[in-house]
Order: sequence, then C1' cells, then structure tokens
RNA sequence: CCAGACGGCCGGAUGGCCGCUCGCCGCGAAGGCGGCGAGAGGAAAGUCCGGGCUCCACGGAAAUGCGGUGCCGGGUAACGCCCGGCGGGGGCGACCCCAGGGAAAGUGCCACAGAAACACACCGCCAACCCCGGCUUGCCGGGCGGCAAGGGUGAAAUGGUGCGGUAAGAGCGCACCGCGCCGCCGGCGACGGCGGCGGCAGGGCAAACCCCACCGGGAGCAAGACCAAGUAGGGAUGGCGGGCCGCAAGGCCGCGGGCAUUUCCGCCCUGCCAUCCGGGUCGGUCGCGCGAGGCGCUCGGCAACGGGCGUCCCAGAGGAAUGGUCAUCCCCCGCCUCCGGGCGGGGACAGAACCCGGCUUACAGGCCGUCUGGCGCU
Repeated sequence: CCAGACGGCCGGAUGGCCGCUCGCCGCGAAGGCGGCGAGAGGAAAGUCCGGGCUCCACGGAAAUGCGGUGCCGGGUAACGCCCGGCGGGGGCGACCCCAGGGAAAGUGCCACAGAAACACACCGCCAACCCCGGCUUGCCGGGCGGCAAGGGUGAAAUGGUGCGGUAAGAGCGCACCGCGCCGCCGGCGACGGCGGCGGCAGGGCAAACCCCACCGGGAGCAAGACCAAGUAGGGAUGGCGGGCCGCAAGGCCGCGGGCAUUUCCGCCCUGCCAUCCGGGUCGGUCGCGCGAGGCGCUCGGCAACGGGCGUCCCAGAGGAAUGGUCAUCCCCCGCCUCCGGGCGGGGACAGAACCCGGCUUACAGGCCGUCUGGCGCU
C1' cells in the first nucleotide's frame, strides 16, 4: 500500500427570529401574561421472548392435557438472552456458522429416478461343488445356483483404503482409519487422550408424531383507582291527592300498574312537587417518571457480570408537544472555472405513549481500535 476479519462509536454543528408541551417563580378575580429551565432513538420500530406493576382466579400436593425449552459450566430479577468452553462444519488465516437430548420403545415418512429407500439384484461377475449332454478324459455347452467387487439411479444404496483370499466375491482373514463396549488417566462438566476387547451390531428424518428431563395460572395502562355535570332511571324523607270507619294514631276499600294470558284468590308497587342519597355516562385527576437508573474512578473475574466510593436528576404529550425559517460552517452529488473558487441540489432509517432487560429488522455517510493474508522498502 492492497484485500479482509472482529469489536466499539457518531449519525450534522453554532447562533438569531417565530411557535408548541411540561416544570418552577412572579403578576392577575379569571381567561391568561411575563421570566428562567428542560424537551425522542440507536433502533423510540416489529410486539418475538423474559420481568416489574395492576386486576381477576386460586386451600396444599400430585397426576393428566396443552404450550415452550433442549451439549457443558457460569452470569442475571428472569429469559428462548449474554459470556467462556466442548463437539461438528466452512475458510490459507484473522474468524464465521450450528434447535447440538433420544432413531434396538412404538408409529409414520423418504418426492423424482432406480431392481431395491428395510430388507434388494437392472446391467454385470463366476462356472468350484451337484445334475444332464458331448467328446479330443479334462475341457466345452446347458441347468440348479453363487456374488455384491465394478457400472448405472439417487440427497442418501447397508463402514473406508490397501494386502491376502476366492470359481467369482464378500470383515471371509489381516493392518491402519472409523464405529461400539470396557478399563485407566486428565477435566467441576460437555468431552478428550491412551490401552484392551468386539468383525461391525438393523440407512436417514424427531423445526413428523412420540419418549425423556426441565419450565409455565389468565388478561393487560383501553390494566386499574378516584372525583363527578346534564338527561333518564333507583332509594329515603316531607307536603298535596278519591270513598268509608275512627276523637286521634291509623285501618279498609277503590283507581292504575306488575307477577306471560283469562276468572277467582293472594302478593308487590302506586300520581304530582320539593330536598337529600347512592350507582353511573360526557368530562377531569391519578397511575406517570428515583429507576434491576446514567456517568466517572477503583477492586474481583479470561469474559458476561458483580462489589465499593463519588457524582448527576435526565421528555411525560394524550387526537397526542419535541417544529418552522434565516445566516455561517461541515459532508455528498452535478455543472462551470481565470484552478483561487463560484452556482444549484441533497443530508440515511425513522419518531416516545406504563416501564425495564434482550432478540430481530431498517439505516446515506463517517470515525476509532485490535487482528489476519499478500506485496514493496529498511
């Protein structure tokens, strides 16, 4: 210098003017006015996981069902997240990727092609044994058969390579590799190393059902709580209202309505006015910003993270504020150029809505650090 890997960060700056929301202070009877201060993000997004908080349900435990997770150790309030490892795969390498328990518990599936995808022989190889025939008497032809090496199909064909062996073959035998079991050693563990034994023990799929282990009540800030117009309806008290009895308190009857309807019986309520009470709608207030909080230093730890000390207070709207414009500068693009610059255009993705920890997705342009490979120079 070129190409690349990983991690972290920024993501327009400053000022003027005009506006918006909130807090504090001052003024005003009030509507409001003035001053000061604060005012979107790394993802505020998707709402995919885990929690806080709220309401509902619930005596405890277990079982079943349903849903989820799935190598090991650690971190965390918790997680399906993160860190460090293990195993497998990819890359020359830095490094990257993996849902990675169980396939002799059972069921199911394996498209197309192919003979066969759990039990198989299409092409092919053989002619030793046995049977038949022939003759040149140890050969030929046929049959009964044997094989899975080679070819072919496929994503996948029943361990691989080599030597021996054989009629041809085959773990049939042997060596190495792989695999399984056992033992020893190392490691907390996943697992690794070594040795012995076993010719090898029936392919793949569990993000197919399933089995095993572990975890899990439901709904969500439109949760939920409080205050409370108007109208309608509910309740209480008082006054007024038909007839009869009674001195009175009161009682009885009637009118009207309800118990589905009709008759009888029974029960309940009664019309108007005034006052009060409670529920509740519009509306308003709280929930709602001090928190698993940010920053700095330090200690422990490889790290995720944790402990200690110091310091800071950092949006709370709610038909929903966080904006517009001008100037100077920065970056990018285009055109012109007398190479000094000038003119024009643009500045990504996106925007809180109860909060927090993650994951995933989107993102113009740029900065920093560590590392790898190659080339050149000293």
A computed fold for a 378-nucleotide RNA from an Alphaproteobacteria bacterium, annotated as Bacterial RNase P class A. It was read from a public genome assembly, where an Rfam model found it. The prediction has a mean pLDDT of 75. It matches the Rfam family "Bacterial RNase P class A". By type it is a ribozyme. Gene Ontology terms of the family: dimeric ribonuclease P complex, ribonuclease P activity and tRNA processing. Taxonomically the source falls in Alphaproteobacteria (Bacteria, Pseudomonadati, Pseudomonadota).